[in-house]
Molecule: c-di-GMP-I riboswitch aptamer
Organism: Gemmatimonadaceae bacterium
RNA sequence: UAGUGACGAGGGCAAAGCCGCCGAAAGGCGGUGACGCAAAGCUACGAGGCUAAAGCGAGCGAACGCUCGCCAUGCCAGUCGAGCCGUCGCG
Numbered sequence: 001u002a003g004u005g006a007c008g009a010g011g012g013c014a015a016a017g018c019c020g021c022c023g024a025a026a027g028g029c030g031g032u033g034a035c036g037c038a039a040a041g042c043u044a045c046g047a048g049g050c051u052a053a054a055g056c057g058a059g060c061g062a063a064c065g066c067u068c069g070c071c072a073u074g075c076c077a078g079u080c081g082a083g084c085c086g087u088c089g090c091g
Base pairs, nucleotide, nucleotide: 003090004089005088006087012037013036017032018031019030020029021028022027035078041084042083043082045081046080047079048076049075050074055070056069057068058067059066060065
C1' cells in the first nucleotide's frame, strides 16, 4: 500500500415531520429537526424503483376540455451494484 475493522480520537452527514421557494409531478434547494449512517462523500455507468409535462392511442364532448392507457429526454446516490476520493486503528 492492497485489504480490513469502527473499540476509541477528531469529528462528519442528516430521515420523517414542519416552514419557505422551484417544478406538471416525481423530486430538488434553504431553514428547523434527528430516524439513522464506516463512506448516508462525489459520479446516473449497470440493475431496480418513482413521476408523466410534452407526445401518441382510445373514449366522452358542439367546442374548450375531461378520463384511461403507453411512454423519459425528468427524478431517486439514505434501493442494490460499480467507479473515484476520504478520518483513525490493525495491516